[in-house]
Context: one part of a larger RNA
């Protein structure tokens, strides 16, 4: 290669829309391209391999056979795929009526709290730890009271709640804006489903340019501890975190679990709707749909486990793995300002 695999053992791409490509509902007609079935022609001879025969046997030599699993022509067969055409609705989607959300973006606003400046009242202390010192403070702090400024972050509600593809979202309020649910009936008619490359999002750092900076706080200072402390603990404290624009492109980017579809026992929360019942409130269910948790049958699993949200039964596509170190490193191309990122060996060792 082929097989066997990917929660944790090597292994699911961080995500998503999507070319190409590769699979694809039902029904009826034609066609015969794949498929099957015959036939002819070639598939050299020698060697292999059957059955005979000839050298005393073997070796070694001779007939004859089957075999060359194939390809080309031709006739047929049409169940499955293809291809054309008509065609249905149940997959998909559209339009109607409702609905629930911390989905984005964009402006506006509010009230705690924290620093900071200005003033009062007021005196020797504050702060800090396991104890303590540096630090602050009679130039008047800590505390307490008015009155400003500033920046960032939204207590309570708040929840195995919600919402988004994922990353991630959380104070009101407006604007514009994606997406998703139930119900009804009505319209298209397979219009799907995956998804090489390539495209676009992507946390937290981190980089550029320009503002902002109140908390906090790498980095650096300085007290502690300590055999030493470059650490944990404290006082400070710059980048940074906040905004605009624009790279960067990575995480334990996680459910360590790609995506659709079907089907396969139940019991129990919570969300959002929809039907029924009901004293028409409350409230309850032979209901139901959609999503979020715990539990467990059958199966599955090395086992933990997992179990209608599958790691079960099965079909499709994409991705990715082959023994440990060397290594995600060299090299080489790319991409990036730069920090590095992508792609990725080999010797050599066990």
């Nucleotide at each position: 290669c082929u097989g066997g695999g990917u929660g944790u053992a090597a292994a699911g791409g961080g995500a998503g829309a999507g070319u190409a490509g590769g699979c694809g509902g039902g029904a009826a007609a034609g066609u015969a391209a794949g498929u099957u079935a015959g036939a002819a022609g070639u598939g050299a001879a020698a060697g292999a391999c059957u059955c005979g025969g000839g050298c005393u046997u073997a070796a070694c030599c001779c007939g004859a056979g089957a075999a060359u699993u194939g390809c080309u022509u031709u006739u047929a067969a049409u169940a499955c795929u293809g291809c054309u055409u008509u065609u249905c609705u149940u997959g998909a989607g559209u339009g109607u009526u409702g609905g629930a959300g911390a989905g984005g973006u964009a402006g506006a606003u509010a009230g705690a709290a924290u620093u900071c400046c200005a003033g009062g009242u007021g005196u020797a202390g504050c702060g800090g730890u396991g104890g303590a010192a540096u630090g602050c403070g009679u130039a008047g702090a800590u505390a307490u009271c008015u009155g400003g400024a500033a920046g960032a972050a939204u207590a309570c509600c708040a929840g195995u709640u919600g919402c988004g593809a994922a990353g991630g979202c959380g104070g009101u309020c407006u604007a514009c804006u994606g997406g998703c649910c139930a119900a009804u009936c009505a319209c298209u008619g397979a219009c799907g489903c995956u998804g090489a490359g390539g495209c676009u999002c992507g946390a937290a750092a981190g980089c550029u340019a320009g503002g902002g900076g109140a908390g906090c706080a790498a980095a650096c200072a300085g007290g502690a501890u300590u055999a030493g402390a470059u650490a944990c603990c404290c006082u400070g404290g710059u980048a940074g975190u906040c905004c605009u624009a624009g790279c960067c492109g990575u995480a334990a980017a996680c459910g360590a679990u790609g995506g659709a579809u079907a089907c396969u026992a139940g019991u129990u929360g919570c969300u959002g709707g929809a039907g029924g019942a009901g004293u028409c409130a409350a409230u309850c269910c032979u209901u139901u749909c959609a999503g979020u948790g715990a539990c467990g049958a059958a199966g599955c699993u090395a086992a933990c486990g997992c179990a209608u949200u599958a790691a079960g039964u099965a079909u499709c596509c994409c991705a990715c793995c082959u023994g440990g170190g060397g290594a995600g490193u060299a090299c080489g191309c790319u991409c990036g300002c730069a920090a590095g990122g992508g792609u990725g060996a080999a010797a050599c060792u066990c």
Small-subunit ribosomal RNA, central domain from a metagenome, 350 nucleotides, folded computationally. The coordinates come from a structure-prediction model, not an experiment, and the mean pLDDT is 88. Its Rfam family is "Bacterial small subunit ribosomal RNA". Gene Ontology terms of the family: ribosome and structural constituent of ribosome.